[in-house]
Context: one part of a larger RNA
C1' cells in the first nucleotide's frame, strides 16, 4: 500500500447491488419446512335447511383406511476425515439404474386374505387385543413365452490373462393389471427383453499440511486354494496352506485440517486462504444396527443402548432446529417468530389443481462496493464576533448578511407501464381471455427549505500559533516528548487530509 463474513469509538441524508452466528457440531418454547392421486379400491358422516314426520337435500361431499408414486431430491452444517475423501487423467472382459426417450414381443386360467367398518375388550396416556364382514392396479398358485437367465456339447471372429461377441442345437427356469378413462377416434397404465440419455458403484497413475524430541510397523497381516457374500472385483468374510507385506523416496505414531473451482496479495514466481456462489465428500442428540426400496444403512423413517428434557394414574410413555424464523447461553460480534407461490424449479395428478421457509420478494444492520445530495451565481465598507499582534494591523473571509436563480434526493398528489406467457378456456384458426407477493419508471406541486463529520498538524508525513500544565497530568507506530516561554501533554484559534464517513484494533500478502 492492498484486502476482510470483521469488531470497537465518534459521527450519520438518500438509493442500487451484494452481504450478515466465523465462538458452544451448546441447550431449545412456538409455528411452519413433503406431500399428492377418487382417471387404482372398498367404505362413508355431521352441522344446517326442507318435510306430507315416512323422509329428502346437504352428499356419494368432508373424512379416515387399503394401494401407487414421492418422501434417498431440494435445504443446513464442517464435527469427523491426511483418506482414492478431493482434484486431474485413465480403466471396468468386474457392475447397477425408478421415472424419461426409442424399439421388439406379450397380458391365459384361477385362488385365499386383510385394513377400513361392526361387536366385545385392555390401558391414565401412548397405543393396542380378540371375533366377524369386504375391495383392488394389494397378495398368492398354475399356464404360456423370448433374441432373457442357467447348464451341456459344436463352429466362427476378436481381444486384455481370467475371456468377449456372433451362429445354429439340446435340457431346465422365470411374466403380467384388458386395469382405468373415453366424445368410441383413442389416451393412459401393466409384463418380459434390446438400445439410449442422465445418474450412481468400483479400480488405478499422478498431485496437494506439520512433526524423526514418532524408527521400526503389521497376524486377516501379505499371497494362494475351497466356500460364503455383493449389482459387481476384492481378506469384503470364513476354513485350511505358505510366510509374507510396508519402511529414511519417511512406514508406524502424534498434531492440525473437509477438498476443489476459486478468493486476497504480488510485476511475476510465490505466499496466504477455502465466507457468500458452483462442484464434491462427510454428518444429522451420542454410539451401534438393519428393514423397506431402483436408490438409504435414511436430517423432520424404524430398532437397541446412553446422556439430557418433558408427561404420568408410577404400570409406562414422548422428544431430537447442523431446515426457515425465533429463544436462552457463551462471545468483541452476526438480522424478521414478515409476504407470496405472481415468476423459476421440484413432488403428485390425465387435468383442474394441491404441496413447496427450495425459490421470488419485503424487513433489520454504513457490514462492503458503487452512485447521488447537503445547493448555484453575484456579493467588500473586506461588517460583527473569535484568534493573533510589533497595537500599525493580520487572519477567519466571498465566508456570512444581502440580491437573483435552480429543483437532484427526501416530502405531497395523481396513477399506470413493465417484470407474464405459457398451462388452461374460448376461437371465425387471424387471434382473444385468465394470472403480480413485491418493485415501481413517467406526470404534477411546493420549497434552500430536512441533510457534515472524523482524524491529524515534532521527524518519518501534508498541516502553527497562543494559553494552561511544570518529569505532574499525560502522549507514543518507531525515534522519542513533559523537570516554567512545550509547534510532541490538555484547551482554543488557524491549518492539512479524507468525507457519509473517519479513526483504532485484529488478521493476510
Nucleotide at each position: 500500500g492492498a484486502g476482510c463474513g470483521a469488531a470497537c469509538g465518534u459521527u450519520g441524508g438518500c438509493g442500487g447491488c451484494g452481504u450478515g452466528g466465523a465462538u458452544u457440531a451448546g441447550g431449545c418454547a412456538u409455528g411452519c419446512a413433503a406431500g399428492u392421486c377418487g382417471a387404482g379400491c372398498g367404505c362413508g358422516a355431521a352441522a344446517a335447511c326442507c318435510u306430507u314426520c315416512g323422509g329428502g337435500u346437504g352428499a356419494g361431499u368432508a373424512g379416515a383406511g387399503c394401494g401407487g408414486c414421492g418422501a434417498a431430491c431440494g435445504g443446513g452444517u464442517g464435527a469427523g476425515u491426511a483418506a482414492c475423501a478431493c482434484g486431474u487423467a485413465a480403466c471396468c472382459a468386474a457392475c447397477c439404474u425408478a421415472c424419461c426417450c426409442u424399439u421388439g414381443a406379450g397380458a391365459u386360467c384361477g385362488g385365499g386374505a386383510u385394513a377400513a367398518c361392526c361387536a366385545c375388550u385392555g390401558g391414565a396416556a401412548a397405543c393396542g387385543g380378540u371375533g366377524g364382514c369386504u375391495a383392488a392396479g394389494a397378495c398368492c398358485g398354475a399356464a404360456u413365452g423370448g433374441u432373457c437367465c442357467c447348464g451341456g456339447a459344436g463352429g466362427a471372429a476378436g481381444g486384455c490373462a481370467u475371456c468377449u461377441u456372433c451362429c445354429a442345437u439340446c435340457g431346465g427356469g422365470u411374466a403380467a393389471a384388458c386395469g382405468g378413462c373415453u366424445u368410441c377416434g383413442g389416451c393412459u397404465g401393466c409384463u418380459c427383453g434390446g438400445g439410449g440419455a442422465g445418474g450412481g458403484g468400483g479400480u488405478u497413475g499422478c498431485g496437494g499440511c506439520c512433526u524423526a524430541u514418532c524408527a521400526g510397523c503389521u497376524u486377516g497381516u501379505u499371497g494362494g486354494u475351497g466356500g460364503g457374500g455383493u449389482a459387481a472385483c476384492g481378506g469384503c468374510c470364513u476354513a485350511c496352506c505358505a510366510a509374507g507385506g510396508c519402511g529414511a523416496u519417511g512406514a508406524c505414531g502424534g498434531g492440525u485440517a473437509g477438498c476443489g473451482g476459486g478468493u486476497c496479495u504480488g510485476a511475476g514466481a510465490g505466499g496466504a486462504u477455502g465466507a457468500u456462489c458452483c462442484g464434491u465428500c462427510a454428518c444429522a442428540c451420542u454410539g451401534g444396527g438393519a428393514c423397506u426400496g431402483a436408490g438409504a444403512c435414511a436430517c423432520u423413517g424404524c430398532c437397541c443402548a446412553g446422556a439430557c428434557u418433558c408427561c404420568u394414574a408410577c404400570g409406562g410413555g414422548a422428544g431430537g432446529c447442523u431446515g426457515c424464523a425465533g429463544u436462552c447461553g457463551a462471545g468483541a460480534a452476526u438480522c424478521u417468530u414478515c409476504c407470496g407461490c405472481a415468476a423459476u424449479g421440484g413432488g403428485c395428478g390425465a387435468a383442474a389443481g394441491c404441496c413447496u421457509g427450495a425459490c421470488g420478494g419485503a424487513g433489520c444492520g454504513a457490514c462492503g462496493c458503487c452512485g447521488c445530495g447537503u445547493g448555484c451565481a453575484g456579493g467588500a465598507u473586506g461588517a460583527a464576533g473569535g484568534c493573533c499582534u510589533u497595537c500599525g494591523g493580520g487572519u477567519u473571509g466571498u465566508a456570512a448578511a444581502c440580491u437573483g436563480c435552480u429543483g437532484u434526493c427526501a416530502c405531497g398528489c395523481u396513477a399506470u407501464a413493465g417484470g407474464a406467457a405459457a398451462c388452461g378456456c374460448c376461437u371465425u384458426c387471424g387471434g382473444g381471455c385468465c394470472u403480480g407477493a413485491c418493485c415501481a419508471a413517467a406526470g404534477c406541486g411546493a420549497g434552500a427549505g430536512g441533510a457534515a463529520g472524523c482524524a491529524c498538524c515534532g521527524g518519518c508525513u501534508a498541516a502553527c500559533u497562543c494559553c494552561g500544565u511544570g518529569c505532574c497530568a499525560g502522549c507514543a507506530g518507531c525515534c522519542g516528548c513533559g523537570g516554567u516561554a512545550a509547534g510532541a501533554c490538555g484547551g482554543a484559534g488557524g491549518g492539512u487530509g479524507c468525507g457519509a464517513a473517519c479513526g483504532u484494533u485484529g488478521c493476510u500478502c

Overview
The part of an RNA shown here (small-subunit ribosomal RNA, 5' domain) has 509 nucleotides and comes from a Planctomycetota bacterium. Model confidence (mean pLDDT): 84 of 100. Rfam family: Bacterial small subunit ribosomal RNA.